The prediction has a mean pLDDT of 81. The part of an RNA shown here (large-subunit ribosomal RNA, domain III) has 391 nucleotides and comes from Listeria monocytogenes. NCBI's taxonomy places the organism under Bacteria, Bacillota, Bacilli, Listeriaceae, Listeria. Rfam family: Bacterial large subunit ribosomal RNA. Rfam links the family to the GO terms structural constituent of ribosome and ribosome.
Context: one part of a larger RNA
RNA sequence: GAGUAACGAUAAUGCGGGUGAAAAACCCGCACGCCGAAAAUCUAAGGUUUCCUGCGCAACGGUAAUCGGCGCAGGGUGAGUCGACCCCUAAGGCGAGGCGGAAACGCGUAGUCGAUGGGAAACAGGUUAAUAUUCCUGUACUAAUGUUAACUGCGAUGGGAGGACGGAGAAGGCUAGGUCAGCCAGUGAUUGGUUGUACUGGUUUAAGCCUGUAGGUAGGGUUUCUAGGAAAAUCCGGAAAUCUAAUACUGAGAGGUGAUGACGACUGCUUGGUGAAAGCCAAGUGGGAAGUGAUUGAUGCCAAGCUUCCAGGAAAAGUCUCUAAGCAUAGGUUAAUAUUAAUCGUACCGUAAACCAACACAGGUAGAUGCGUCGAGAAGACGAAGGCGUU
Numbered sequence: 001g002a003g004u005a006a007c008g009a010u011a012a013u014g015c016g017g018g019u020g021a022a023a024a025a026c027c028c029g030c031a032c033g034c035c036g037a038a039a040a041u042c043u044a045a046g047g048u049u050u051c052c053u054g055c056g057c058a059a060c061g062g063u064a065a066u067c068g069g070c071g072c073a074g075g076g077u078g079a080g081u082c083g084a085c086c087c088c089u090a091a092g093g094c095g096a097g098g099c100g101g102a103a104a105c106g107c108g109u110a111g112u113c114g115a116u117g118g119g120a121a122a123c124a125g126g127u128u129a130a131u132a133u134u135c136c137u138g139u140a141c142u143a144a145u146g147u148u149a150a151c152u153g154c155g156a157u158g159g160g161a162g163g164a165c166g167g168a169g170a171a172g173g174c175u176a177g178g179u180c181a182g183c184c185a186g187u188g189a190u191u192g193g194u195u196g197u198a199c200u201g202g203u204u205u206a207a208g209c210c211u212g213u214a215g216g217u218a219g220g221g222u223u224u225c226u227a228g229g230a231a232a233a234u235c236c237g238g239a240a241a242u243c244u245a246a247u248a249c250u251g252a253g254a255g256g257u258g259a260u261g262a263c264g265a266c267u268g269c270u271u272g273g274u275g276a277a278a279g280c281c282a283a284g285u286g287g288g289a290a291g292u293g294a295u296u297g298a299u300g301c302c303a304a305g306c307u308u309c310c311a312g313g314a315a316a317a318g319u320c321u322c323u324a325a326g327c328a329u330a331g332g333u334u335a336a337u338a339u340u341a342a343u344c345g346u347a348c349c350g351u352a353a354a355c356c357a358a359c360a361c362a363g364g365u366a367g368a369u370g371c372g373u374c375g376a377g378a379a380g381a382c383g384a385a386g387g388c389g390u391u
Stems, first nucleotide, its partner, number of pairs: 013031006032389004040369003046349002050347001051075006060068002080141002082345003086119003092113003098107003122139005142341011153327002158322004166309004172302003177296005182203006204262002208257003215250004219244008228236002263291001266287009310313001355364002371383004
């Protein structure tokens, strides 16, 4: 320079009460304002205790601070079913032997790793200051192993099927959700006016199991033969004969059950706080109404479907089946029942003051849900739930 610029989005604050040494900023309440395909909710990456409670205010916070993502202390993350681990492979990596090279090393077979993909199974309600598909209540499901019973050709690292997949487009059937009516409970004041076609609130219920629908796909069964599937095959492929008009597989949703349960507006009792009282607030423990229909309707499901196009759109395992060696007191199938299901993650932030940007930085950050009125719309405007007024 200078008590100058600035104090980091112009979403906005005001009042009353409380605490306190002190309150524009903390807590409570009432108004007002802002977002609302987000400035809400869930969640991946990343962070790594920032989560909750008590105490505290030197420093940190662009000011104050009783407050805090700050300091100190204590507490908090509960799984057969969620995710990982596990089984399987992709690009790619490593790579016994091997090939190349003077060497270092390079390439690469068998293999072995490697998810961003394939592979068993759980939902609803309740609960904590802080966790919950993990705890509790209720109702389920899956795999492996054992036992018992009935029946019986079982057996793989090999064969076959399947898994198993592109773009675009169109129509149909549904559901989530929305809206309205009906039903249930409550309200009776103000006013220019309203006991009425009034107003306010509620009307919620899963997985699983039974059934097998709208639809989709393929004709299906039996027998015989068989230079193919590197050996074998009753399997697959190929050929033939014969029977049959529907059959098999798949498939949302609806209906029933689950549920004489749970939830539920409201309400009784007890305790505590506050208040002169009426009352209000909080906690605990009980009771508990209605719980239906219509309409609209997805970008979700049927659907890896259908139609069409050329550029012709992963692999392997789990699964089913076939036999080989072999075994046949073994082994296999079905049913019932018992046992087991380890380990790791789980707090909190997550369009952000907690991640990446030196900062509590107007920047950047994958996925899911995504309501009402007007609207073609996830635009835009104003709102709900919810969250905030950006120190």